The RNA shown here (small-subunit ribosomal RNA) has 1371 nucleotides and comes from an uncultured bacterium. The RNAcentral record of the sequence draws on ENA and SILVA. The coordinates come from a structure-prediction model, not an experiment, and the mean pLDDT is 87.
RNA sequence: AGAGUUUGAUUCUGGCUCAGGACGAACGCUGGCGGCGUGCUUAACACAUGCAAGUCGGACGGUUGGUGCUGGAAGGUUCGCUGGAAGGCGCCGAUAGUGGCGGACGGGUGAGUAACGCGUGAGGACAUGGCAGCAGGAGGGGGAUAACGUUUGGAAACGGACGCUAAGACCCCAUAUGCCGGAGGGUGAAAGUGGCGUAAGCCAGCCUGUUGAGUGACUCGCGUCCUAUCAGCUGGUUGGUGGGGUGACGGCCCACCAAGGCGAUGACGGGUAGCCGACCUGAGAGGGUGGCCGGCCACACUGGAACUGAGAUACGGUCCAGACUCCUACGGGAGGCAGCAGUGGGGAAUAUUGGGCAAUGGGCGCAAGCCUGACCCAGCGACGCCGCGUGGGGGAAGAAGUCUUUCGGGACGUAAACCCAUGUUGUACGGGACGAAGGAAGUGACGGUACCGUACGAGGAAGCCCCGGCAAACUACGUGCCAGCAGCCGCGGUAAUACGUAGGGGGCGAGCGUUGUCCGGAAUCACUGGGCGUAAAGCGCACGUAGGCGGGCUGUUAAGUCGGCCGUGAAAGGCACGGGCUCAACCUGUGCAUGUCGGUCGAUACUGGCGGUCUGGAGUAUGGGAGAGGGAACUGGAAUUCCCGGUGUAGCGGUGAAAUGCGUAGAUAUCGGGAGGAACACCAGUGGCGAAGGCGGCCACCUGGCCGGCAACUGACGCUGAGGUGCGAAAGCGUGGGGAUCAAACAGGAUUAGAUACCCUGGUAGUCCACGCUGUAAACGAUGGAUGCUAGGUGUCGGGGGUUUACCCUCGGUGCCGCAGUUAACGCGUUAAGCAUCCCGCCUGGGGAGUACGGUCGCAAGGCUGAAACUCAAAGGAAUUGACGGGGGCCCGCACAAGCGGUGGAGUAUGUGGUUUAAUUCGAUGCAACGCGAAGAACCUUACCUGGGUUUGACAUCCCGCGAAUCUCCAAGAAAUUGGGGAGUGCCCUUCGGGGCGCGCGGAGACAGGUGCUGCAUGGCUGUCGUCAGCUCGUGCCGUGAGGUGUUGGGUUAAGUCCCGCAACGAGCGCAACCCUUGUUGCCAGUUGCCACCAGGUAAAGCUGGGCACUCUGGCGAGACUGCCCGGGUCAACCGGGAGGAAGGUGGGGACGACGUCAAGUCAUCAUGGCCCUUACAUCCAGGGCUACACACGUACUACAAUGGCAGAUACAAAGGGUUGCCAAGCCGCGAGGCUGCGCCAAUCCCAGAAAGUCUGUCUCAGUCCGGAUUGCAGUCUGCAACUCGACUGCAUGAAGCUGGAAUCGCUAGUAAUCCCGGAUCAGCAUGCCGGGGUGAAUACGUUCCCGGGCCUUGUACACACCGCCCGUCA
Repeated sequence: AGAGUUUGAUUCUGGCUCAGGACGAACGCUGGCGGCGUGCUUAACACAUGCAAGUCGGACGGUUGGUGCUGGAAGGUUCGCUGGAAGGCGCCGAUAGUGGCGGACGGGUGAGUAACGCGUGAGGACAUGGCAGCAGGAGGGGGAUAACGUUUGGAAACGGACGCUAAGACCCCAUAUGCCGGAGGGUGAAAGUGGCGUAAGCCAGCCUGUUGAGUGACUCGCGUCCUAUCAGCUGGUUGGUGGGGUGACGGCCCACCAAGGCGAUGACGGGUAGCCGACCUGAGAGGGUGGCCGGCCACACUGGAACUGAGAUACGGUCCAGACUCCUACGGGAGGCAGCAGUGGGGAAUAUUGGGCAAUGGGCGCAAGCCUGACCCAGCGACGCCGCGUGGGGGAAGAAGUCUUUCGGGACGUAAACCCAUGUUGUACGGGACGAAGGAAGUGACGGUACCGUACGAGGAAGCCCCGGCAAACUACGUGCCAGCAGCCGCGGUAAUACGUAGGGGGCGAGCGUUGUCCGGAAUCACUGGGCGUAAAGCGCACGUAGGCGGGCUGUUAAGUCGGCCGUGAAAGGCACGGGCUCAACCUGUGCAUGUCGGUCGAUACUGGCGGUCUGGAGUAUGGGAGAGGGAACUGGAAUUCCCGGUGUAGCGGUGAAAUGCGUAGAUAUCGGGAGGAACACCAGUGGCGAAGGCGGCCACCUGGCCGGCAACUGACGCUGAGGUGCGAAAGCGUGGGGAUCAAACAGGAUUAGAUACCCUGGUAGUCCACGCUGUAAACGAUGGAUGCUAGGUGUCGGGGGUUUACCCUCGGUGCCGCAGUUAACGCGUUAAGCAUCCCGCCUGGGGAGUACGGUCGCAAGGCUGAAACUCAAAGGAAUUGACGGGGGCCCGCACAAGCGGUGGAGUAUGUGGUUUAAUUCGAUGCAACGCGAAGAACCUUACCUGGGUUUGACAUCCCGCGAAUCUCCAAGAAAUUGGGGAGUGCCCUUCGGGGCGCGCGGAGACAGGUGCUGCAUGGCUGUCGUCAGCUCGUGCCGUGAGGUGUUGGGUUAAGUCCCGCAACGAGCGCAACCCUUGUUGCCAGUUGCCACCAGGUAAAGCUGGGCACUCUGGCGAGACUGCCCGGGUCAACCGGGAGGAAGGUGGGGACGACGUCAAGUCAUCAUGGCCCUUACAUCCAGGGCUACACACGUACUACAAUGGCAGAUACAAAGGGUUGCCAAGCCGCGAGGCUGCGCCAAUCCCAGAAAGUCUGUCUCAGUCCGGAUUGCAGUCUGCAACUCGACUGCAUGAAGCUGGAAUCGCUAGUAAUCCCGGAUCAGCAUGCCGGGGUGAAUACGUUCCCGGGCCUUGUACACACCGCCCGUCA
């Protein structure tokens, strides 16, 4: 100090959330020791039990125990005596009562209290026991009463009556510095007691006065929470006079008199709360808190009251009332833990019915001493803070184990083991304090504690949270939107670093996390330190009250302000520097610090007060000016409608098209006349006026404001403005008018799936007027008012001045552009949203909601004021790039249009869906799946089904044993397979033992195998947009940034093709070209090709010699480049035309496919991560299935016929293939084909007959001499095998079909259409596919529309991007 989160990305606004610190805490897991602190925050709920306030016999009379002296009674007696009681006087103890002092302190609690309660600072009208100082006094007398005794009531608590007695108890008199009073005068004390002593005397005590210290009471200034949805409150109320009362002032109380007092600077009411020193947090200002400790206050079961007393209206006193609890003999009584412990209860939650008066302090006492749950200690609780330990050193290229792995390794990890020392703590034993005093002695609860020493021994002592980002720390497995996590964003739907576990890691550590609360971050209430055009936010506008603020000069004052000094701001706490416990926490010394405080002395710039003066602010006067400014009254023409009359006839009107409606009872149209209401065309403006709302024909009247000129007057008279008051569009309301037009509601007609709408025909309130309400609006410039300052340019309205009217200067208004500046950006920019000052209003996340309640206003409608619960992680502003639009502009494409031929109807073929099935294996699914993977499913293929087998396996590598391999026969079996027999004996090396290689059989285990899953884990390949013209980069420049520029613009092109321009300049991937083919030609070459010339030769024939001219073959070249000409164009690019040329403007065709999109397709071509199967999801075999069939779709073939069918004759290709092959010729067969066999590894031979065409004939419009499906029979061929399930042939059969609905496809030239030929696959099987040539058209005006695409632009709330988003209703 910041970070996460709104978006595809950006920036701003804005909320939410996190990291920090703190706690009287609680909860979870864990827990070794010590020190110092701390511990009912809830029920001021109720309390059993014990203790917490007594003490004094040196105040008093008694009582009583002991004892000394005295005394001598009764009794006994041997009269010698004995006995010793009562009583008296002392002494030592005890103490119920009288009396004194203390129970008003100490201790607890926070209920109440918003108050002079508290804090701070002042003040005067007071009181004061005990304490200290000083002064003085204590003379005389009296009567009682408890205890006690007798008696008596009551269960008890507690009494009653009678009788006796003492005092420092009580009373009277006297005296007194006192008090009251102006004075005379009045009033007013005491205990001469107790102790010691022979005594003197001393000590303690008593009374009065006074002083002091301290304490208490009272008054005042200032400060002290929320609420205005509490706005008015007040009758002892405010004051006075007189009195009462008090310690004292006072309306504290009373009588009388007056009518005041308080309040937006918040009275009164409501809610909440003890206040402070301080504590927590914060950079500070501030915010929060008031537990422990200290000060003050209040309270003591609840409420009330007084008594006693120096002091109480009294926690452990009294009285009364109440609630509650207890006792009771039912008549009555007793009680008050918010003292210390403790109990119940409440609660998330808070301790022992402990020890001691040793210390400190308190009460009483002369004292000894007694009392003291104050206090000092101990106990319990990791509740907090602080300290310590759980070990230290050495120890492997690194054990075991665990985790992971690409299987090589890596990690835990010097960690452990092991070795060497040590001894904090622990355990045991020994020693042993300080705290305890002025001197001597005595006195310790804590405590045999702290501390010290010795011994033992690494021995007893580590957990918790976290590891997706924020935020430090990553892998594996499990799970599979399940279980779960989560502070926010968000993870989990089969590869989860986010769930659970493990390994590893990070953090803290006797703790760690969680929850709650407070401050911080949050400048997110902004004093320090924010905002309001569009994000939340300027009142609709004005006038004006209080208040706030206010021009120049001068004097005075000294309130604000500033300074010096003084007082105070308790202690503790904080901070600084020291000191003491081994350190620290803790304790402690000194100092510092702490206020909007009080007093006093100064200063006078600024602000304020008071006084004087000035004119610049403001205003007045004067003479000019513009204007839909306002009010009220009159008046005008155009138009609509209606009425009357004329002309006139069939329609009018209305719409996208119609209909409702009006019209033959005469409409619309047109002419004339009339009625009535409302609004004022042109002028008119980007104009004017007004505070805003708003204002528009003309004329006059009444009236407000504004502007400019001059510079006469006043002399700061000003600005703003909470409340308040007024004005305030439209709609609406009330009463009464008015009513032409228009027109909510309503009616009808259309539209539509519906249409309570949009469109049409009607139509009522209303629209208009008067008066009165309402008081709102996107009342907007979404921009409050005032003043000053800060470049200009240009237009316009009104005025003034100069010069002469073209111009310039100036004042006021109204627009546009724009500098500086500003803004998140857009934008604003002298009419500020700039720079400043003053005043007011308003905002503080979205929704809920401008809702509810309350108040207030209103006739009502409703307005103003204006929440909360709950809920969300956003809601927003501006701008960017895309995508999209039934937005715009420009431009392409067989996209439409113009054409030709098809599909969709039929039959068949084929693929698919569906259904069926043991199985009908799988994949492909809009374009871009569907004659697709299949360029060949009878077995095989084959992945599917049924059944039968095998288990190191059908296949690969390694090891061992045996055997060459191999060929062949028999048996079982459907085969796989199993059993048996025969033949046979390899190559290389050799030390002659053997070894190696290859193959086969058997065996063991590593492993094989899988067309099992995931194309959403992947590679590769492919489709598609799209052969579309695009997609980007570097540097520079612009922008806070996303991003833009370049690539946009003007032309041009098939093209981001090229040219020009330009803050861009270049470049890359695409385009084009380079490649193949085809079209022309030259050269070279000349067999297998060719044959012009020569010769031979045939029925014919390049058949032969020969030749290489031609064709052709196939190599190398040439050729085309807008090169040339004309025109257009910007002098360019380029376009149009022309020449030449085989070919002309990329000549035709092909190959070639940018950045990317579709999680497009393919795990079944192949490869491959992960997962899954392992006597099976592997593998072998037989049979079956992939060929099923009510149906539906795609793609094709063949047709429906005469541009045709059939028959006969006859012409011309190209490109291919061929040795398990193509097969000539010949013969056989109607034919498929068969037999035989030449040639050919092919420019040589073969497949091979091209067909359409041409010629001739026939058919004559018919389901036919069209069409060929289907079926029967008979065959051919391939193959181990044609039943399921091949192709072909012959004969027979002859189905549907007569041009195909909606809809839909291809094609722009050697193209469509049409006709044949070949090839791959392949034993066989082609209407499919790939290729070849033959014949060979029509049409394109054009780009409005459909589809797809490119560029620019615009809107957007879309961005998985319009198949989007999103609203309402219902479930």